The RNA shown here (transfer RNA) has 74 nucleotides and comes from a Minisyncoccota bacterium.
Its Rfam family is "tRNA". By type it is a transfer RNA.
The coordinates come from a structure-prediction model, not an experiment, and the mean pLDDT is 82.

[in-house]
RNA sequence: GUGCGUGUAGCUCAGCCGGUCAGAGCGCUUCCUUGACGUGGAAGAGGUCCUUGGUUCAAAUCCAAGCACGCACA
Numbered sequence: 001g002u003g004c005g006u007g008u009a010g011c012u013c014a015g016c017c018g019g020u021c022a023g024a025g026c027g028c029u030u031c032c033u034u035g036a037c038g039u040g041g042a043a044g045a046g047g048u049c050c051u052u053g054g055u056u057c058a059a060a061u062c063c064a065a066g067c068a069c070g071c072a073c074a
Stems, first nucleotide, its partner, number of pairs: 001073007010026004019057001028044005050066005
């Protein structure tokens, strides 16, 4: 340089053939339970869906460009 893939919660990821409030597990906070910790139970917080632009009544999802990381080829 060329091609392909990945980017969504603190972490690991699902959702991605457009339409319900953007979700799960772990972690975190509060409460119950315990002498205390852990386990168990209940509730809760936490997101510009990598960035910018476009298409659309409507975009995490489609299109374009860019950025970061990875793989292959050169």
The sequence was found in a public genome assembly.